[in-house]
Context: one part of a larger RNA
RNA sequence: CUGGGCUUAAAGAGUCCGUAGGCGGGUCAAUAAGUCGGGUGUGAAAUCCCACGGCUCAACCGUGGAACUGCGCCCGAUACUGUUAGUCUUGAGGGAGAUAGAGGAAAGCGGAACUGAUGGUGGAGCGGUGAAAUGCGUUGAUAUCAUCAGGAACACCGGUGGCGAAGGCGGCUUUCUGGAUCUCUUCUGACGCUGAGGGACGAAAGCUAGGGGAGCGAACGGGAUUAGAUACCCCGCUAGUCCUAGCUGUAAACGAUGAGCACUAGACUGGGGGGACUUCCACAUCCUCCCAGUCGUAGCGAAAGUGUUAAGUGCUCCGCCUGGGGAGUAUGGUCGCAAGGCUGAAACUC
Numbered sequence: 001c002u003g004g005g006c007u008u009a010a011a012g013a014g015u016c017c018g019u020a021g022g023c024g025g026g027u028c029a030a031u032a033a034g035u036c037g038g039g040u041g042u043g044a045a046a047u048c049c050c051a052c053g054g055c056u057c058a059a060c061c062g063u064g065g066a067a068c069u070g071c072g073c074c075c076g077a078u079a080c081u082g083u084u085a086g087u088c089u090u091g092a093g094g095g096a097g098a099u100a101g102a103g104g105a106a107a108g109c110g111g112a113a114c115u116g117a118u119g120g121u122g123g124a125g126c127g128g129u130g131a132a133a134u135g136c137g138u139u140g141a142u143a144u145c146a147u148c149a150g151g152a153a154c155a156c157c158g159g160u161g162g163c164g165a166a167g168g169c170g171g172c173u174u175u176c177u178g179g180a181u182c183u184c185u186u187c188u189g190a191c192g193c194u195g196a197g198g199g200a201c202g203a204a205a206g207c208u209a210g211g212g213g214a215g216c217g218a219a220c221g222g223g224a225u226u227a228g229a230u231a232c233c234c235c236g237c238u239a240g241u242c243c244u245a246g247c248u249g250u251a252a253a254c255g256a257u258g259a260g261c262a263c264u265a266g267a268c269u270g271g272g273g274g275g276a277c278u279u280c281c282a283c284a285u286c287c288u289c290c291c292a293g294u295c296g297u298a299g300c301g302a303a304a305g306u307g308u309u310a311a312g313u314g315c316u317c318c319g320c321c322u323g324g325g326g327a328g329u330a331u332g333g334u335c336g337c338a339a340g341g342c343u344g345a346a347a348c349u350c
Stems, first nucleotide, its partner, number of pairs: 004321003007304002012318001014201004021194003025088003029084003033081002035077008049065006091191001092188003095184005103177007110154001114150008125136002162169002206247006215241002220236004258317006266295011299306002323350003332343004
């Protein structure tokens, strides 16, 4: 390189946008670059192949032929690809009218709970556990009532419900704002798909600076348990968790399943739209588009399973894999304040 693969055996990049590149709908015409045919020139000799011949044979050598699958030029063909010029609407996008939603950002507001403070009642325990103890409490705890303060999270609704590219998003109101779906078929007329580099976003933890700090709580201290107990259990508690502005760029970032298009039996169910039926409304039923689940036919699969949301049948583009360990280590490069990230071997060994 060819070939084979990537749910679970090695292997889909965390996600999206997008440059180059690759690939690309219907139709008409031109062209003839790719493509195809013919001709011609060249393709040194030797070698290889074929035939004949010379050394007694052979290796070897000689003569002739073929070949040199290539390239240049000329003439021609025009189905496909390309290019150029038109045209079309089904792909894609715009418009109008509707719809649902924890999509995002900012500001304001709310109640329950918790902790603390002050005051009242009250008077000996409380708390905690398998059992205890550390701990708190006559300087009046726990319990209970009232008032005040504070921070964080939003019970019920809540749902194999919804939205978002992914990470993720849940009290209420307002403002700003992104996307999706349906109907009309009104407009543009291939404007598309993928995407090496690149860019943006990216849970938690962590880092920098400034705030904040109720609860929880790494580390740490103490009490238990235990042979020991650097743990599990208990009492405390610091970073942190929260906010603002930056950094980090990783996760079992999972559907362990890249994106897009087309085709291929169904059954039941949840959400959003449109239509039919009806004088109107609501419900039910039926048809249809989009999204989300369960079961399951054929097929596929090593099996588990998957199965119109494919892991089926095809096409386009990207990423990745090549025995286990050594090792996601060393080294170099690069990014980062650091922690570390990305890229990423070999010896040796089985």